Predicted 3D model of a 501-nucleotide part of an RNA (small-subunit ribosomal RNA, 5' domain) from a bacterium. It was read from a public genome assembly. Its mean pLDDT, the model's own confidence on a scale to 100, is 87.
Context: one part of a larger RNA
C1' cells in the first nucleotide's frame, strides 16, 4: 500500500453495471424444472353436416401402439496425483440428425396394446381369454461400390484388383395433380466422440523397495477399435534414489491476485475439458449412457399400509430444517436469443431474458451555488489583553443535477397470418428517455490526533477506571484511558478481523 464470493461494528440519498451457500456431496414439506408428432396407426368420445339409422364427412379432446428427443441443456466438486488435465502428435475405430452422390423403394405373412370379458390386491398393481391397425415385427424377391469364403495377379508386408460362390435391404405420409416430406443400401464429406504416446504441473524419505495377470511371448475370446481387457499355455519378467510403492492433500486449465520484472499465491463469477448424480455394484434401450429427475439388485435414511406389502432420492429453479461469522424470491415471460418435437400453425423449456433482495464489490452522481462582519449568539481555549469556531450561520440573491407531482413515450419485432389490402406478437414496463410544474427543498458520516503516521488543548481519573498493531501508556498538571472543543484522513461509506501479494 493492493486484493477479496468476505464476516463483524457504525453509519447510509440515489443510479448504472457486476455479483451473492466458501461450512453439512447434512435431511428435505410444497410446486415447477422433457417433451412432441393426429402429414405413422388402430380406438373412445364431444360437436357440426348429410342420410340409407348406423355409416360417411368436417372439427376438436383422450388414454394408447409407433416415430424422435430425453446422453443436450441445468447442477455440484465428493472421489481422483491419474493420458484427469494442458500441450504436441498418432490410428487400430464408431457417427442419429445434417451437406453431395449413385441405386432402389417388388410381393406375402404372423402378431400385439388399447378396447371387452373375468379373476385378484387395501393399495400400487399383477394375471387369463378374445379382437385390431401401422412408418411395428417377420418371410421371400432383387441388388452392388455392402460383408465373407476361395483361386489369381502385383507386392517386402500390410493391402490392391479381378474372378466364382454364399449372405444381407426397403414404409410409408400429405396433396386433385404436379410435387414435397419420408424409407433402404453404398460411397464422401462435415461435426461430435474412442484409443495411444512424447512432454508439463504438489507435500513427506521419520514412506526404500515394490509388483503374480505381475512383465513378455503364442493361441483364443471379447469390443466400434489396439491392448492382459479376459482366459489358456510358455517364459521370468517388470518398476525403482531421474524416488517406485506407501501417506497425506488437491477436480484440471484459460484465467485471476500481487509484483517493475523474475516470482510467490489462488482457481468464485465466465468459457474449454474431466468426474459425480442418498452409498455400492449391475446390465437393458439406444448412433451415443452403464443414464441427475428411466430400470434391477443390495445398503443406509424417510413416508403410506387393511401388516400381506408398497413408495422415494433438490449437487435443476424457488423455498425449508440443521450446523455455522455468513449467503437472495416458493417472482414474470417465452417478447428476444437459444435448444427439443412437428410439413406449418404451434406446444415445451427455472435454459436463457427479466423483476425482487443483501453498500457484497466497482464505477458515476448527489447533499447546492454566489454573496454575506475585525467578525452575532452559543461553546471552548485563554497569560483575562485576547483567541478559536468562522464566511461558518444568520440574511440577501440565484439554481433545479437529485426529490416530488403531471403530460408524452421508446429501441430491443426478427417473425407470423393472409391471394392482395392489411391485420397480429413486449415479460421487462408505462420502465429509460422527453417536456413541463413546485420548493435549498428530501439527504453525512465513520476512524484517528505519544513516535512509526496527517491531525492538541482544557477537564476528569489518579499503577483505579482502561488503552494497545509494536515500543509501550495510567502511581495527582496524562497531547497515549474517559469526555468536550478544536483538528487530521477518507467519505456513502469509514473502521476492525481473517487471508494472499
Nucleotide at each position: 500500500g493492493g486484493a477479496u464470493g468476505a464476516a463483524c461494528g457504525c453509519u447510509a440519498g440515489c443510479g448504472g453495471c457486476g455479483u451473492g451457500g466458501a461450512u453439512a456431496a447434512g435431511g428435505c414439506a410444497u410446486g415447477c424444472a422433457a417433451g412432441u408428432c393426429g402429414a405413422a396407426c388402430a380406438c373412445u368420445u364431444c360437436a357440426g353436416c348429410g342420410c340409407u339409422u348406423g355409416c360417411g364427412c368436417u372439427g376438436g379432446a383422450g388414454a394408447g401402439u409407433g416415430g424422435c428427443g430425453a446422453a443436450c441443456g441445468a447442477g455440484u466438486u465428493a472421489g481422483u496425483a491419474a493420458c484427469a488435465c494442458g500441450u504436441a502428435g498418432a490410428u487400430a475405430c464408431c457417427u442419429u440428425c445434417c451437406u453431395c452422390a449413385a441405386a432402389g423403394u417388388g410381393g406375402g405373412g404372423c402378431a400385439u396394446a388399447a378396447c371387452c370379458a373375468g379373476u385378484u390386491g387395501a393399495a400400487a398393481g399383477a394375471u387369463u381369454g378374445g379382437c385390431u391397425a401401422a412408418u411395428u415385427c417377420c418371410c421371400c424377391a432383387u441388388a452392388g461400390u455392402c460383408u465373407g469364403a476361395u483361386a489369381a495377379u502385383u507386392u517386402c508386408a500390410a493391402a490392391a484388383u479381378u474372378a466364382u460362390c454364399a449372405g444381407u435391404a426397403a414404409a410409408g405420409a400429405u396433396g386433385c395433380a404436379a410435387a414435397u416430406c419420408g424409407c433402404u443400401u453404398u460411397g464422401a464429406g462435415a461435426u461430435g466422440g474412442g484409443u495411444c504416446u512424447g512432454c508439463g504441473g504438489c507435500c513427506u524419505a521419520u514412506c526404500a523397495g515394490c509388483u503374480u495377470g505381475u512383465u513378455g511371448g503364442u493361441g483364443a475370446g471379447g469390443u466400434a477399435a489396439u491392448g492382459g481387457c479376459u482366459c489358456a499355455c510358455c517364459a521370468a519378467g517388470g518398476c525403482a534414489a531421474u524416488g517406485a510403492c506407501a501417506g497425506g492433500u488437491a477436480g484440471g486449465g484459460g484465467g485471476c491476485a500481487u509484483g517493475a520484472g523474475a516470482g510467490u499465491g489462488u482457481g468464485u463469477u465466465c468459457c474449454c475439458c474431466a468426474a459425480c448424480g442418498a452409498u455400492g455394484g449391475c446390465a437393458c434401450u439406444g448412433a451415443g449412457a452403464c443414464a441427475c429427475g428411466g430400470g434391477c439388485c443390495a445398503u443406509a435414511c424417510u413416508c403410506c399400509u387393511a401388516c400381506g406389502g408398497g413408495a422415494g432420492g433438490c449437487a435443476g429453479c424457488a423455498g425449508u430444517c440443521g450446523a455455522g461469522a455468513a449467503u437472495a424470491u416458493u417472482c414474470g415471460a417465452c417478447a428476444a436469443u437459444g435448444g427439443g418435437c412437428g410439413a406449418a400453425a404451434g406446444c415445451c423449456u427455472g435454459a436463457u431474458c427479466g423483476a425482487g433482495c443483501g453498500a457484497c464489490g466497482c464505477c458515476g452522481c448527489g447533499u447546492g451555488a454566489u454573496u454575506g462582519a475585525u467578525g452575532a449568539a452559543g461553546c471552548c481555549c485563554u497569560u483575562c489583553g485576547g483567541g478559536g469556531u468562522g464566511u461558518a450561520a444568520a440574511g440577501a440573491u440565484c439554481u433545479u443535477u437529485u426529490u416530488c407531482c403531471g403530460c408524452u413515450g421508446a429501441g430491443g419485432a426478427a417473425g407470423c397470418c393472409g391471394c392482395a389490402a392489411g391485420g397480429c406478437u413486449g415479460a421487462c414496463a408505462g420502465u429509460a428517455a422527453g417536456c413541463g410544474g413546485a420548493g435549498a427543498a428530501u439527504a453525512a458520516g465513520g476512524g484517528g490526533c505519544u513516535g512509526c503516521u496527517a491531525a492538541u488543548c482544557a477537564c476528569g481519573u489518579g499503577c483505579c477506571a482502561g488503552c494497545a498493531g509494536c515500543c509501550g501508556c495510567g502511581g495527582u498538571a496524562a497531547u497515549a484511558c474517559g469526555u468536550g472543543a478544536g483538528c487530521c484522513c477518507c467519505a456513502a461509506g469509514c473502521g476492525u478481523u481473517a487471508u494472499c501479494c